Predicted 3D model of a 475-nucleotide part of an RNA (small-subunit ribosomal RNA, 3' major domain) from a metagenome.
[in-house]
Context: one part of a larger RNA
RNA sequence: UGACGGGGCCCCGCACAAGCGGUGGAGUAUGAGGUUCAAUUCGAAGCAACGCGAAGAACCUUACCUGGGCUUGACAUGCACUAGACCGAGGCUGAAAGGUCUCUUUCCCUUCGGGGACUGGUGUGCAGGUGCUGCAUGGCUGUCAUCAGCUCGUGCCGUGAGGUGUUGGGUUAAGUCCCGCAACGAGCAACCCCUGUCCUUAGUUGCCAUCAGGUUAUGCUGGGAACUCUAAGGAGACUGCUGGUGAUAAGCUGGAGGAAGGUGGGGAUGACGUCAAGUCCUCAUGGCCCUUGCGUCCAGGGCUACACACGUACUACAAUGGUCGGCACAGAGGGCUGCAAUACCGCGAGGUGGAGCCAAUCCCUAAAGCCGGCCUCAGUUCAGAUUGGAGUCUGCAACUCGACUCCAUGAAGGUGGAAUCGCUAGUAAUCGCGAAUCAGCACGUCGCGGUGAAUACGUUCCCGGGGCUUGUACA
Numbered sequence: 001u002g003a004c005g006g007g008g009c010c011c012c013g014c015a016c017a018a019g020c021g022g023u024g025g026a027g028u029a030u031g032a033g034g035u036u037c038a039a040u041u042c043g044a045a046g047c048a049a050c051g052c053g054a055a056g057a058a059c060c061u062u063a064c065c066u067g068g069g070c071u072u073g074a075c076a077u078g079c080a081c082u083a084g085a086c087c088g089a090g091g092c093u094g095a096a097a098g099g100u101c102u103c104u105u106u107c108c109c110u111u112c113g114g115g116g117a118c119u120g121g122u123g124u125g126c127a128g129g130u131g132c133u134g135c136a137u138g139g140c141u142g143u144c145a146u147c148a149g150c151u152c153g154u155g156c157c158g159u160g161a162g163g164u165g166u167u168g169g170g171u172u173a174a175g176u177c178c179c180g181c182a183a184c185g186a187g188c189a190a191c192c193c194c195u196g197u198c199c200u201u202a203g204u205u206g207c208c209a210u211c212a213g214g215u216u217a218u219g220c221u222g223g224g225a226a227c228u229c230u231a232a233g234g235a236g237a238c239u240g241c242u243g244g245u246g247a248u249a250a251g252c253u254g255g256a257g258g259a260a261g262g263u264g265g266g267g268a269u270g271a272c273g274u275c276a277a278g279u280c281c282u283c284a285u286g287g288c289c290c291u292u293g294c295g296u297c298c299a300g301g302g303c304u305a306c307a308c309a310c311g312u313a314c315u316a317c318a319a320u321g322g323u324c325g326g327c328a329c330a331g332a333g334g335g336c337u338g339c340a341a342u343a344c345c346g347c348g349a350g351g352u353g354g355a356g357c358c359a360a361u362c363c364c365u366a367a368a369g370c371c372g373g374c375c376u377c378a379g380u381u382c383a384g385a386u387u388g389g390a391g392u393c394u395g396c397a398a399c400u401c402g403a404c405u406c407c408a409u410g411a412a413g414g415u416g417g418a419a420u421c422g423c424u425a426g427u428a429a430u431c432g433c434g435a436a437u438c439a440g441c442a443c444g445u446c447g448c449g450g451u452g453a454a455u456a457c458g459u460u461c462c463c464g465g466g467g468c469u470u471g472u473a474c475a
Base pairs, nucleotide, nucleotide: 001475002474003472004471005470007469008468009467010466011465012464013463015459016458019423020422021421022420023419026315027314028313029312030311031310033308034306035305042053043052064301065300066299067298068297069296070295073126077125078124079123080122081121082120083119084118088103089102090101091100092099093098107116108115109114128290129289131288132287133286137284138283139279140278141277142275144273149188150187151186152185153184154183155164156163157162168179169178170177192267193266194265195264197235198234199233200232201231202230203229207224208223211222212221213220238261241255242254243253244252245251317416321375322374323373324372325371326370327369334363335362338357339356343352344351345350382413387408388407389406390405391404392403393402429451430450431449432448433447434446435445
């Protein structure tokens, strides 16, 4: 100087407390462990691995296994020799890769010696490796932590390591600011985007207050530029004003005005460093290793197994509900081998067909909700697993191993032990919608809006963190 302490003091955080809803029990989905297997490819491991890499394993992907092939190679480039344009089409064999045969085609320049481009073959330098080492590395990332810290220059103090500044008194979300002080200054912070109010400009594909026309009905039409909205520019919030308080300071607390008040709400932004944290399977890369194989092509299988035990979710156990009929209201996003309306067929998944849309124009009906009927507390008109049958769609192909529909079947489950998680407001809870990936496949992920709470006395305690101080057989 640090680190540590079941030392002290001060202060924060959904850390506890106060509340609301879960997980832990059931079934299923999914990921891991274990076990099994020819293979069940590999990585990730307390928080910070386990719906993680994977924004999508039927083939492909694919790295694994079995079998069938190739050996300058699936891919790159140089040289030497050799042959020919390359391409294209077909037969046989085979699971395919491949093998074999046939047909077609016969490049450009030329001084006729040859040269060039491309392709195949032979040979040789080499290719190739998702093989090992993340404890050799770059890059990227997680984490403490959006915690308030981490440092530097000059000066001063100390023989020196180092200290001071950065400590102290207040204050703040903040090393934020004020005051004091052998210190005086500086760097990583503010400046960006979305959202909440208003104004100006603009008025189509959006809007419809006023006027007119028309309809069973609809901004449907003429028209309008007010309103909503769209999208560009501005205004606005700064403790600016004010009472109290405080050291007359920084500030704190109440009030006014205001759409908004003390960081208005949300995002992006992640200091010096820590964990030899993670990644050699994104990529790059040192070293080591393989080179008729640890490379490469193909078919089939596997990654989907199943006595078990764990994580994360979904659906429930019902009446604040289930079911049937009627009525209503979003936002954001996507659309050309795309999104697809009306119509017709089908109980339905869907099919036929194709108006419109390169999209403020079309696709384009949200669901919880509201109104009414039935159910009357039951393993039920709850719940929907499982299984049988029949189908639809995608796709060469749904057996291993897809999603969905219909009929039948109708399991466990009656609110879940010890324990444990999230959340402080448009939040939790609850309800649906969209997108990426994607032929198909979503209970996952990332977004979007609808409805919309309860509680916070407080900081004794648990956990994590910051500051000062103290002890130390630690470095």